Context: one part of a larger RNA
RNA sequence: CGCAGGAAAUUUGAAGGGAGCUGUUCCUAGUAUGAGAAGACCGGAAUGGACAUACCCCUGGUGCACCAGUUGGCUUGCCAAGGCCACAGCUGGGUAGCUAAGUAUGGAAAGGAUAAACGCUGAAAGCAUCUAAGUGUGAAGCCUCCCCUAAGAUGAGAUUUCCCAAAUUAAGUAAGAUCCCUCAAAGACGAUGAGGUUGAUAGGCCAGGUGUGGAAGUGUGGUGACACAUGGAGCUAACUGGUACUAAUAGAUCGAGG
Numbered sequence: 001c002g003c004a005g006g007a008a009a010u011u012u013g014a015a016g017g018g019a020g021c022u023g024u025u026c027c028u029a030g031u032a033u034g035a036g037a038a039g040a041c042c043g044g045a046a047u048g049g050a051c052a053u054a055c056c057c058c059u060g061g062u063g064c065a066c067c068a069g070u071u072g073g074c075u076u077g078c079c080a081a082g083g084c085c086a087c088a089g090c091u092g093g094g095u096a097g098c099u100a101a102g103u104a105u106g107g108a109a110a111g112g113a114u115a116a117a118c119g120c121u122g123a124a125a126g127c128a129u130c131u132a133a134g135u136g137u138g139a140a141g142c143c144u145c146c147c148c149u150a151a152g153a154u155g156a157g158a159u160u161u162c163c164c165a166a167a168u169u170a171a172g173u174a175a176g177a178u179c180c181c182u183c184a185a186a187g188a189c190g191a192u193g194a195g196g197u198u199g200a201u202a203g204g205c206c207a208g209g210u211g212u213g214g215a216a217g218u219g220u221g222g223u224g225a226c227a228c229a230u231g232g233a234g235c236u237a238a239c240u241g242g243u244a245c246u247a248a249u250a251g252a253u254c255g256a257g258g
Stems, first nucleotide, its partner, number of pairs: 001152001005163007015149004021049007033038001051106005059100004066093005071086006110144003117137004164258001176254004180196005201247003204243005211235002217230005
């Protein structure tokens, strides 16, 4: 821009893409078969491998705004307690998020038309013959079924709801949308999604959770290093819930008359 008014939402599916794999064990059954050795078809069940998709409850990894320990140095006048530098100084753990080695799921089943193949009826050719007319069975393959995209499918579809109508032009508006602002489950930017006071969108605060692992101060014991008590202490990012304290104020623009 189009889809012959303007919007919001829900959809149909022409078409396109994806997936499509397979082992082992058990039962049937040591049955059929076979002198024996051996050993099934058909049918049923269980459990794997590789691959794919999704997710983070579990097991772990990472986790440079979390906690603790610790070496050397500088520093807050000193002690104590801290801050900073040394690869994040080093070391032990670890929330959210992201992840696999973790968890879950998938290939199926079914329908249709067929290939090879196997038939039925059946002449040409009094017989025979699956074929010539006619009519069946039949594959991991084909078309559906399953998953995803999809009406620019210009053949531009459908449904529901909202806003409305009378020449032409322009302006201001309706429903609605955007700018702007607060943001994240989204993200290079656009976009998408959640919100903008009739508000929990982000921050703060409160409570909880999680992690770390026993804070500082004080007291007691010990010559002391230190230990114990106060006390599952103190601190705690991205998590959960609540709360208008702070910021989403104020405002502007676009947008039909068929």

The part of an RNA shown here (large-subunit ribosomal RNA, domain VI) has 258 nucleotides and comes from an Acholeplasmataceae bacterium. The coordinates come from a structure-prediction model, not an experiment, and the mean pLDDT is 90. NCBI's taxonomy places the organism under Bacteria, Bacillati, Mollicutes, Acholeplasmatales, Acholeplasmataceae. The full RNA is in RNAcentral, with records from ENA.